[in-house]
RNA sequence: GAAGCUGGCCAGACAGUCGCCGCCUGUGUUUAAUGCACAGGGGGAGGAAAGUCCGGGCUGCACAGAGCGGGAUGACGGCUAACGGCCGUACGCAGCAACUUUUGGGAAACCGAAAGCCAAGGCGAGGAACAGGGCCACAGAGACGAGUAAGCCGUAAGGUGGAAGUGAAACGCGGUAACCUCCAUCCGCAGCAAGACCAAAUAGGCUGGCAUUUUACUUCGGUAAUAAGGCGUGGCUCGCGCUGCCAGCGGGUAGGUUGCUUGAGUGCACGAGCAAUUGUGCGCCUAGAGGAAUGACUGUCGCUUACCGCAAGGUAUGAACAAAACCCGGCUUAUCGGCCAGCUUCUAUU
Numbered sequence: 001g002a003a004g005c006u007g008g009c010c011a012g013a014c015a016g017u018c019g020c021c022g023c024c025u026g027u028g029u030u031u032a033a034u035g036c037a038c039a040g041g042g043g044g045a046g047g048a049a050a051g052u053c054c055g056g057g058c059u060g061c062a063c064a065g066a067g068c069g070g071g072a073u074g075a076c077g078g079c080u081a082a083c084g085g086c087c088g089u090a091c092g093c094a095g096c097a098a099c100u101u102u103u104g105g106g107a108a109a110c111c112g113a114a115a116g117c118c119a120a121g122g123c124g125a126g127g128a129a130c131a132g133g134g135c136c137a138c139a140g141a142g143a144c145g146a147g148u149a150a151g152c153c154g155u156a157a158g159g160u161g162g163a164a165g166u167g168a169a170a171c172g173c174g175g176u177a178a179c180c181u182c183c184a185u186c187c188g189c190a191g192c193a194a195g196a197c198c199a200a201a202u203a204g205g206c207u208g209g210c211a212u213u214u215u216a217c218u219u220c221g222g223u224a225a226u227a228a229g230g231c232g233u234g235g236c237u238c239g240c241g242c243u244g245c246c247a248g249c250g251g252g253u254a255g256g257u258u259g260c261u262u263g264a265g266u267g268c269a270c271g272a273g274c275a276a277u278u279g280u281g282c283g284c285c286u287a288g289a290g291g292a293a294u295g296a297c298u299g300u301c302g303c304u305u306a307c308c309g310c311a312a313g314g315u316a317u318g319a320a321c322a323a324a325a326c327c328c329g330g331c332u333u334a335u336c337g338g339c340c341a342g343c344u345u346c347u348a349u350u
Stems, first nucleotide, its partner, number of pairs: 001346010012301007020044002023041007046321001050332002053330005058191004070187005075089005091124003099116007127182002132180002134176003144172001151160003195258004205249006214225004229243005265284008303318001305316004
């Protein structure tokens, strides 16, 4: 320098204008509690927020212990809160480049083909088949049950016999556990619509006290209707609807508050370790929400592609996948364009 592989990082930048959603402060206003309006300040998606596949935190319920049943995992060692994840090692499988051998075409440059060996790297449901059951296509008489042909015995029925061939495997500790099973280890169930708290009224329950016009009924406790009063609706009046009054207690709907984002968090440095990971120190923290805001436009710069130009540059063009809803660790899938590091092979030079 070329090619390949692996891993990590970014996910346009700045400014202006107009919006959207929370938070804080102030003013006004309002509610039982929340809120509402205006002004100012300060914040507002991701590497996958996705699929909801695996594992945890958190919360409620259940739970002495054991067993049955069910599910998951499965080399060995390690990491971790945990995992079906990750790291290391071993084994196996496939296999590109390079290389080696053979070889085809060609005058040559060069263009192929096959085999071997196969870097870095990739892939791997991978314990047990002498505990037991099941299954083993095609071929083959027969696939674990047995038993064909020749030959031999026998009058016959039948018996004995066990070749060649087939096949991955032919009687022998065959294969299959991605069939049941056995062994080892692990696993309660539900999920923030979890759960906790507060708590309207013309809605209910209970207790105590007080009390009203008239009428009817009455088991003499009350019940029903009605007048007045009260409450709601409403700017007010009428109307309409509801209603014995007061106090207390309890549940609880609408609604509100909380859970809620500072956490197995993250950046850097140093240390331990091959690594995953981990210890110490310093620094940083920035959505929290209700069916749901995080947007649009303009300008400058940067990037992609095309065209023009000797060049400087100019014109046009494009910019992905995708959107938080309790939180976290993984896996899988989607993704424009780039940057960085490491490893391997080859080549050249010193």
Molecule: Bacterial RNase P class A
Organism: uncultured Methylophilaceae bacterium